[in-house]
Molecule: TPP riboswitch aptamer (THI element)
Organism: Acidimicrobiia bacterium
RNA sequence: ACGGGGUACGGCGGGAGCCGGGCGGAUUCCCCGGCUGAGAGGUCGGUCGAAGGGCCGACGACCGCCACCACCUGAUGCGGGUAAUACCGCCGCAGGGACGUGCUCUGUGGGCUUC
Numbered sequence: 001a002c003g004g005g006g007u008a009c010g011g012c013g014g015g016a017g018c019c020g021g022g023c024g025g026a027u028u029c030c031c032c033g034g035c036u037g038a039g040a041g042g043u044c045g046g047u048c049g050a051a052g053g054g055c056c057g058a059c060g061a062c063c064g065c066c067a068c069c070a071c072c073u074g075a076u077g078c079g080g081g082u083a084a085u086a087c088c089g090c091c092g093c094a095g096g097g098a099c100g101u102g103c104u105c106u107g108u109g110g111g112c113u114u115c
Stems, first nucleotide, its partner, number of pairs: 001108010011065004017035006023052001028050002042059007071096003077090004
């Protein structure tokens, strides 16, 4: 000097699916349970919708930050399986995708000094 591991701080990116029951379009938008998963929208606010909700924002939990573990796209894809699903596999070393600093350990190369 370059690279790798760990760690701390700050910053940034991301997803939240599929079913059963209470239960009947239910004046409040809940409750209980099953599947996979790290996580299956926890809290607050806004907005729209007569509907067991949609969207937006902030915070929280969780995962990820240069990459064959975040996640997205192709994709209303293909195969298998399931009560069902982005459940599993393929696609896929595909195309995109969010990083700086300090400390520490370590590898390689170079330089200087001494013996």